């Protein structure tokens, strides 16, 4: 150059084109204990990478653009 793939909470990773975008860990708050840690309770946290399109209705599909990643010249 050329082909594929991913981009959604800090973090790893769910979500038929339709209800309020959800889980684990982590982070807070609490219970337990002399303390810590584990365990048990609660509880906040999202411009779904960006700009268009299609659609009554987009994390989902469809174009470009960012950016990671593998193949492959």
């Nucleotide at each position: 150059g050329g082909g594929g793939g991913c981009g959604u909470a800090g973090c790893u990773c769910a979500a038929c084109g339709g209800u309020u975008a959800g889980a684990g860990c982590a982070g807070c708050g609490g219970a337990c204990u002399c303390a810590u840690a584990a365990u048990c309770c609660g509880u906040g946290g999202g411009u779904u990478g960006g700009u268009g399109g299609u659609u009554c209705g987009a994390u989902u599909c469809c174009a470009c653009c960012c950016g990671c990643c593998c193949c492959u010249a």